[in-house]
Molecule: c-di-GMP-I riboswitch aptamer
Organism: Planctomycetota bacterium
RNA sequence: CUCGACCGUGGGCAAACCGCCUGGAAAGGCGGGGCGCAAAGCUAGAGGGCCCGACCCCGCACGCGCGGAUGGGCAGCCAGUUGCACGA
Numbered sequence: 001c002u003c004g005a006c007c008g009u010g011g012g013c014a015a016a017c018c019g020c021c022u023g024g025a026a027a028g029g030c031g032g033g034g035c036g037c038a039a040a041g042c043u044a045g046a047g048g049g050c051c052c053g054a055c056c057c058c059g060c061a062c063g064c065g066c067g068g069a070u071g072g073g074c075a076g077c078c079a080g081u082u083g084c085a086c087g088a
Stems, first nucleotide, its partner, number of pairs: 002088003008084001012037002017032006035076001041081003047078002049074004057068004
């Protein structure tokens, strides 16, 4: 430096759920809790996909409301990228 994941020591992260907080919401933060993960590290204009929809804007509608756009979120959906121990 490269390859390996049915080699993972020592360790690491932490689902659902519960409590508190933020938010209109998706969701996020902290604490508890462990379903799991060899990248469950990082990246949301490299790319795809999914979720939200309060205000404002556009269209439809008598109205309730519906759709779209702007905007917001998810990396434990795929993906991009970086990487420990061990072995070769």